[in-house]
Context: one part of a larger RNA
RNA sequence: CUCUUGUUAAGGAACUCGGCAAAUUGACCCCGUAACUUCGGGAUAAGGGGGGCUCUUCGGAGCCGCAGAGAAUCGGCCCAAGCGACUGUUUAUCAAAAACACAGCUCUAUGCUAAACCGUAAGGUGAUGUAUAUGGGGUGACGCCUGCCCGGUGCUGGAAGGUUAAAAGGAGAUGUCAGACUUCGGUCAAAGCAUUGAAUUGAAGCCCCAGUAAACGGCGGCCGUAACUAUAACGGUCCUAAGGUAGCGAAAUUCCUUGUCGGGUAAGUUCCGACCCGCACGAAAGGCGUAACGAUUUGGGCACUGUCUCAACAAGAGACUCG
Numbered sequence: 001c002u003c004u005u006g007u008u009a010a011g012g013a014a015c016u017c018g019g020c021a022a023a024u025u026g027a028c029c030c031c032g033u034a035a036c037u038u039c040g041g042g043a044u045a046a047g048g049g050g051g052g053c054u055c056u057u058c059g060g061a062g063c064c065g066c067a068g069a070g071a072a073u074c075g076g077c078c079c080a081a082g083c084g085a086c087u088g089u090u091u092a093u094c095a096a097a098a099a100c101a102c103a104g105c106u107c108u109a110u111g112c113u114a115a116a117c118c119g120u121a122a123g124g125u126g127a128u129g130u131a132u133a134u135g136g137g138g139u140g141a142c143g144c145c146u147g148c149c150c151g152g153u154g155c156u157g158g159a160a161g162g163u164u165a166a167a168a169g170g171a172g173a174u175g176u177c178a179g180a181c182u183u184c185g186g187u188c189a190a191a192g193c194a195u196u197g198a199a200u201u202g203a204a205g206c207c208c209c210a211g212u213a214a215a216c217g218g219c220g221g222c223c224g225u226a227a228c229u230a231u232a233a234c235g236g237u238c239c240u241a242a243g244g245u246a247g248c249g250a251a252a253u254u255c256c257u258u259g260u261c262g263g264g265u266a267a268g269u270u271c272c273g274a275c276c277c278g279c280a281c282g283a284a285a286g287g288c289g290u291a292a293c294g295a296u297u298u299g300g301g302c303a304c305u306g307u308c309u310c311a312a313c314a315a316g317a318g319a320c321u322c323g
Base pairs, nucleotide, nucleotide: 001318002317003316004315005314006313007312008311010309011308014307019304028050029049030048031047036041038141052063053062054061055060064068076302077301078300079299080298081297082296083294084293088100089099104139105138106137107136108135109134110133116125117124118123142289143288144287145286147219148218149217152216153215154212155211156210157209158208161207162206163205167201168200172196173195174194175193176192179188180187181186220238221237222236223235224234247281248278259275260274261273262272263271
């Protein structure tokens, strides 16, 4: 000097990204226990007190130690906010979470040889089930709710018209050719065979017509206006399928931004409460709340401490010397 432990004056988070680490607390008995709440909880809330031994008429009296759960095992607590309801699951080997799942809600498919899936098939799963069932998509307890748009894309339904495949059809054309004609060069050419081939008939689909957003998705601009000023309930105009409703809002979302005001601090880019000018929240890619829960994230406080001011000492193991 390094590591693992132990103790420490005064102070007590001044350390630090951050109380990381350590310390405090601790089992049992008695008293006592708030907001909030889904009335179950919260709760071991918080906060106090007790403890050994002898005698006892159970009222009490006495004795010892610094210390009586005499060692060891053995919760630190509170306030506020975000996220996720919860128990659970996950990146075996840097992430345990706000991610996944979940009960509940909803849409959709499926009438049984079910849909869906595996397999070329036979066959199998679904299911020895039968719509209170099974598959798929989304959301994610609970409470209050879930607005407008079907123009685009998708899906469902429709069948009048347009378009449209194979196939059917065969007008016509071409080649060959008996034969006919001939200026002897050639020309025409039936049947047959062969090669092509127009009209016409012809389904689904698409075009078309409707419906559908807890389907994919979308949810405006400019100008003016009130008797101080400011602002605009109001008016005009353009565009759109419709122009963002309730609720929330500098937010896990806010660039400008350390926005402004208030609280907390002596001092606060974080935090809490408001405001709303939402660069670029918003209603099942759910919106807003919410008791309980969380090795979750953020801010504050009490207690406690070598985290620190600022270091010191001790024990053990290394380091060093010899072997």
Molecule: large-subunit ribosomal RNA, domain IV
Organism: Candidatus Izemoplasma sp.